RNAcentral holds the sequence, with entries from SILVA. A computed fold for a 1524-nucleotide RNA from a metagenome, annotated as small-subunit ribosomal RNA. Model confidence (mean pLDDT): 83 of 100.
[in-house]
RNA sequence: AGAGUUUGAUCCUGGCUCAGAACGAACGCUGGCGGCGUGCUUAACACAUGCAAGUCGCACGAGAAUUGGGAGCUUGCUCCCAUAGUAAAGUGGCGCACGGGUGAGUAAUACGUAGGUAACCUACCUUUGAGAGGGGCACAACAUUUCGAAAGGAGUGCUAAUACCCCAUAAGACCACAGUUUCCACGGAAACAGUGGUAAAAGGCGACCUCUUCAUGAAAGUUGUCGCUCAAUGAUGGGCCUGCGCACCAUUAGCUUGUUGGUAGGGUAAAGGCCUACCAAGGCUCAAGAUGGUUAGCUGGUCUGAGAGGAUGGCCAGCCACACUGGAACUGAAACACGGUCCAGACUCCUACGGGAGGCAGCAGUGGGGAAUAUUGCGCAAUGGGGGAAACCCUGACGCAGCAACGCCGCGUGAGUGAUGAAGGCCUUCGGGUUGUAAAGCUCUGUCAAGAUGGGAAGAAUCAUGGCUGGCUAAUAUCCAGCUAUCUGACGGUACCAUCAAAGGAAGCACCGGCUAACUCCGUGCCAGCAGCCGCGGUAAGACGGAGGGUGCGAGCGUUGUUCGGAAUUACUGGGCGUAAAGGGCGUGUAGGUGGUAUAGCAAGUCGGGUGUGAAAUCCCAUGGCUUAACCAUGGAACUGCAUUCGAUACUGCUAAACUAGAGUCCAAGAGAGGGAAGUGGAAUUCCCAGUGUAGAAGUGAAAUUCGUAGAUAUUGGGAGGAACACCAGCAGCGAAAGCGACUUCCUGGCUUGGCACUGACACUGAGACGCGAAAGCGUGGGGAGCAAACAGGAUUAGAUACCCUGGUAGUCCACGCCGUAAACGAUGGAUAUUUGGUGUGGGGAGAAUUGACCCUCUCCGUGCCGGAGCUAACGCGUUAAAUAUCCCGCCUGGGGAGUACGGUCGCAAGAUUAAAACUCAAAGGAAUUGACGGGGGCCCGCACAAGCGGUGGAGCAUGUGGUUCAAUUCGACGCAACGCGAAGAACCUUACCUGGACAAGACGCAACCGGCAAACCCCAGAGACGGGGUGUUCCCUUCGGGGACUGGUUGACAGGUGCUGCAUGGCUGUCGUCAGCUCGUGUCGUGAGAUGUUGGGUUAAGUCCCGCAACGAGCGCAACCCUUAUCUUCUGUUGCUACCAUUAAGUUGGGCACUCUGAAGAGACUGCCGGUGUUAAGCCGGAGGAAGGUGGGGAUGACGUCAAGUCCUCAUGGCCCUUGAUGUCCAGGGCUACACACGUGCUACAAUGGUCUGUACAAAGAGCAGCGAACCCGCGAGGGGAAGCAAAUCUCAAAAAACAGGCCUCAGUUCGGAUAGGAGUCUGCAAUUCGACUCCUUGAAGCUGGAAUCGCUAGUAAUCGCGGAUCAGCAUGCCGCGGUGAAUACGUUCCCGGGCCUUGUACACACCGCCCGUCACACCAUGAGAGUUGAUUGGACCAGAAAUCAUUCGUAAGAAUGCCUAAGGUCUGAUCAAUGAUUGGGGUGAAGUCGUAACAAGGUAGCCGUAGGGGAACCUGCGGCUG
Repeated sequence: AGAGUUUGAUCCUGGCUCAGAACGAACGCUGGCGGCGUGCUUAACACAUGCAAGUCGCACGAGAAUUGGGAGCUUGCUCCCAUAGUAAAGUGGCGCACGGGUGAGUAAUACGUAGGUAACCUACCUUUGAGAGGGGCACAACAUUUCGAAAGGAGUGCUAAUACCCCAUAAGACCACAGUUUCCACGGAAACAGUGGUAAAAGGCGACCUCUUCAUGAAAGUUGUCGCUCAAUGAUGGGCCUGCGCACCAUUAGCUUGUUGGUAGGGUAAAGGCCUACCAAGGCUCAAGAUGGUUAGCUGGUCUGAGAGGAUGGCCAGCCACACUGGAACUGAAACACGGUCCAGACUCCUACGGGAGGCAGCAGUGGGGAAUAUUGCGCAAUGGGGGAAACCCUGACGCAGCAACGCCGCGUGAGUGAUGAAGGCCUUCGGGUUGUAAAGCUCUGUCAAGAUGGGAAGAAUCAUGGCUGGCUAAUAUCCAGCUAUCUGACGGUACCAUCAAAGGAAGCACCGGCUAACUCCGUGCCAGCAGCCGCGGUAAGACGGAGGGUGCGAGCGUUGUUCGGAAUUACUGGGCGUAAAGGGCGUGUAGGUGGUAUAGCAAGUCGGGUGUGAAAUCCCAUGGCUUAACCAUGGAACUGCAUUCGAUACUGCUAAACUAGAGUCCAAGAGAGGGAAGUGGAAUUCCCAGUGUAGAAGUGAAAUUCGUAGAUAUUGGGAGGAACACCAGCAGCGAAAGCGACUUCCUGGCUUGGCACUGACACUGAGACGCGAAAGCGUGGGGAGCAAACAGGAUUAGAUACCCUGGUAGUCCACGCCGUAAACGAUGGAUAUUUGGUGUGGGGAGAAUUGACCCUCUCCGUGCCGGAGCUAACGCGUUAAAUAUCCCGCCUGGGGAGUACGGUCGCAAGAUUAAAACUCAAAGGAAUUGACGGGGGCCCGCACAAGCGGUGGAGCAUGUGGUUCAAUUCGACGCAACGCGAAGAACCUUACCUGGACAAGACGCAACCGGCAAACCCCAGAGACGGGGUGUUCCCUUCGGGGACUGGUUGACAGGUGCUGCAUGGCUGUCGUCAGCUCGUGUCGUGAGAUGUUGGGUUAAGUCCCGCAACGAGCGCAACCCUUAUCUUCUGUUGCUACCAUUAAGUUGGGCACUCUGAAGAGACUGCCGGUGUUAAGCCGGAGGAAGGUGGGGAUGACGUCAAGUCCUCAUGGCCCUUGAUGUCCAGGGCUACACACGUGCUACAAUGGUCUGUACAAAGAGCAGCGAACCCGCGAGGGGAAGCAAAUCUCAAAAAACAGGCCUCAGUUCGGAUAGGAGUCUGCAAUUCGACUCCUUGAAGCUGGAAUCGCUAGUAAUCGCGGAUCAGCAUGCCGCGGUGAAUACGUUCCCGGGCCUUGUACACACCGCCCGUCACACCAUGAGAGUUGAUUGGACCAGAAAUCAUUCGUAAGAAUGCCUAAGGUCUGAUCAAUGAUUGGGGUGAAGUCGUAACAAGGUAGCCGUAGGGGAACCUGCGGCUG
């Protein structure tokens, strides 16, 4: 310090999440030691038991039991001594108000900080002054009587004091009167002296005899000490008051009657409405937040953070509050009192039922609650506290120990060496890698724990006692000070130290997809599960579970929760508002905020210095102490604050008096749909009357509803009425906005220009407030021509509650009154100032010039466009800022829920305004980019359409597919791009399927060993495989040993699989598409994705070429190079050819190689030439020449990529699966050939351009030895016989057919058509039944040109006619080739389909087969309303009223009664909050539900905003507005 997550990608906005630190924590797994800390955050819930506050005999009176000893004797009683002046109790004093606990209440009677107290108190303690004289009366204890179960009392009697009372004395104390001085905040205060009055006291203990008395020695006395009284003083601790600071809600806006103030009195330690009476009517310095509600102890500090801040207030420390709940006082220096009292209440306990007792939020502990928090421990040794003269006693404060990894800190679990890199595990490409120097082994060490042995602290200073010295004193008493000796340890035989022995006893947890360090295997198969966010899991999961390995931390590690951080995501430091959330619809103006120029003063802000304070602890720094650290100690710094004081005066402020540049006034002009009122006008629509006139009109995409023969529409004339004002008219004008448009008049607001003078900062903004505010809508009354929600009808449609049409009511208009909202928009608040320009336009002014009007220049105000700097995420804005600055206001803080609910305000209503939460998601969004898409646009191409020709779809058959059937009908292929496809050929085989029969290392392959010899043939059983037997013997090499081939057996790793996954793959292929595209390097532009290049102007079949251009080049594609065909030349002449010479039936044969042809090499065509056109280009058009002319025709050739396209059944291959009743292998038979039906592709036809018969011509390209097979013979024929020739330019297949010539048929289901069927055959083959082809005879079906729809083809093409080949034993209407005959048409690109380029819109990116809206149905969740119900808190009125204080009365008193006030209680009535409630409303989330298709493209009716009506629903329609 950042990171992940919205997108195909980008930038921005914006939320969510993570990494860090922390904790009084909890939970899970694990756990060796020590030190120092910490430990009920919940029920301020209830508490058994023990302890937590007593002490003093040196204040006082009284005083046991028990035990021991002794005596007496009545041997179980009495007395004496000791225990013992002890225990326990009492009077009295001090303490109990500290210490300890808790945080319920409390938003200010609190706390913090700084002050005040001249308005006060302070026991014990310090210091000082003075004093302590005399006297008296009681009450406990005790004794006794008595009540009660008890707790507790009651009566009578005795008694002491440092208990209580009286008198005296008394000041500088207090009160009254009057005075002086000083100070002062003018209220008073202090000091001094005067007069009068008031109020005190207590003794205990010790020592001594100098003085007096008695006389071992005592008393008085003296003296010491502790007390006592009055007063002053200090210290300490408090009380009260003030300024400032200190939480949320305005969906809490008004609150208040002791309330605010005054006077008098009371009360208090003390000011004060603190209380009372009377008077006044104020007060809350209420929006700078009163009052109310909710929450909360406050602080030093703690955590976090760079800081500013934010959160927090456990331990420790300061303050406050509380002590079962509520109220009250007493005592006291101090309490309205945690371990005191009284009363009331709830609860618990005891009870003899009459009545009593209690208060752990002290320490332990118990129950309960809870995720959760310890021992009913030891000790007063230390520190501190209470009492005491002291010893000493008390002290759950405290010191220690126990429990808990709860936290922080430290230590250990060994160290060195050790490579066959052991074994084992895991992985593996099978080579190895890793665990891993890790282990073992060897050599050492001994921290910690446990064991043994021994030593052993510091914490201790006191007090006291003894001794010594000094001081006080009359004193060697006492007392004080010092020195010395003795005594005192809970922890604890603890810490620590030494020795022995021993590697022995001591490692886990989380994580390993990214963020985020760390990777593989197996299992699982959208299951189980994980998950902080993004997201993993649907058969190869680095994300689940396990394992191996690794990473991190380590006696801990993770998880959960919470806080801060990151988050500049509330922005003071430090954010924004044109489009992302966000400018109020507009103005006037109050408070407030801000404010021009210059001078003087003040010194509030501001700045500087000083002083006080800012407790300690904490944090920081330094040093030191525990072996270190944590921890602790000492010192320093700091505590950013507050107060006070001194100084400065630039700026702000205030005061004074000025200025004129802001603002305003005045004068003169000017423009204007600015506003209001009254009146006037013409055009048009509609209606009415009349005329002319006749059959239609109107309306639409097309129609219909509708109007019209009762006379419409059309046309002419007249009239009525309402509304709106064409042209002018203009990104022109005016207005604050909404808005304003015929003309005239009246009233009226603002603005601009020019000018002299005047005022002198009078200004800007503006929370509340007030006013205006389109359309729709509402109320009352008018008006109503046109238009037109609703409504009705007609259409459209699957439907059409719509779009379209015909009608039509509110409304639209006017007056008055409401409403107060709009995409009320420039989606841009107002004001001022500054900052380059260009060009329009509206209204003024000036200059120059002119006869004048223009024109020109300058300037002010407005209104547009384009652009510079700058700004912006970009788009864009750009002197009319979204630039640069200042001031003021409004508003925003993820999306949804929701501008909704509830509450308030306003409204007649509709509704407006203000305005949440639960819950839910990880996004929602802005701008721009690339694509894709559009029932967007432009340009262009293609048998794409059109123009033509011929088909398919109808029939029969063939073939493929679906479906169905079946034991099986094997499998794959499914829009184009599956369907005469894989299959260039299923009778067996093929064959993968079914039935049945068999095999078992297997039908095939490898290694080793053993054995045999081939092959072949025959027989038996069997359907065959398989099995049994027989005959028969051998092939190649040889160094003669043997080896190899073949074959049988055994063993073993294993074979085998047309089983699955084409969505794990390679390879191959299809398709867009032979479409013209697809990219890169460098440069440039852009924050970036990207763009440019590749766009533009031409041109082309072409990203083909040319020109231009921030691009310049290049690559893959195009073209060309290749093959073939068309012409020619050269060469070659056999098997080819034959002009010429011979010859023949025949190029048959001999010459010949000219021609044809063959097959090699070349030539030729390149827009090369000419003209025109074009930009002088590329090119195009025309022409010449040429066999061929503009890529001549055809083929091969298929860019980057798309379709998870096809293929695991061609092949290869990962993984998975099967392997002895097999998914392997062999065999027989069957099936793939089924058949109601549907589709695709074909063949043959329906006939006369034909059929049939006879005759006569002309090809090309191929194939052939297990082959083609001639001639000849036989058969009607298929074919048979036969065998010549030919491995083929020689022979054969082989006949070409259409054509042509002639004959017949004459429009018929025919001499068309040939299906189907019967019979007879031929051929192939082991075999023709399921299931072949062909032939002959007979039979002679459908069909007479084919609905919707649809296919092919642009020239040697379509159409038509035959021929050949592959596969193949046989089987061709299919496929692949070949030639013969040989057309028609193309105006053209509007439309359909596909494609290319540019552009535009987009809410799409799985990319329109996209996205997406609402109702309804189901489930779940939270929430609003709801007749109410329940509870809590609280207000008001009233009733009643305990204890206590106070007052009054009575009483000698104790006390009693009454009064006032009040807690708890009760009744009535409100408010707020919470819970719950039949039913009900919308909302959210859910798997592939239902209905439609509203939005996104012109989304198929542009969308949206406000409003109103309507409708299953999205929505539709009207009116006005916006462009997003």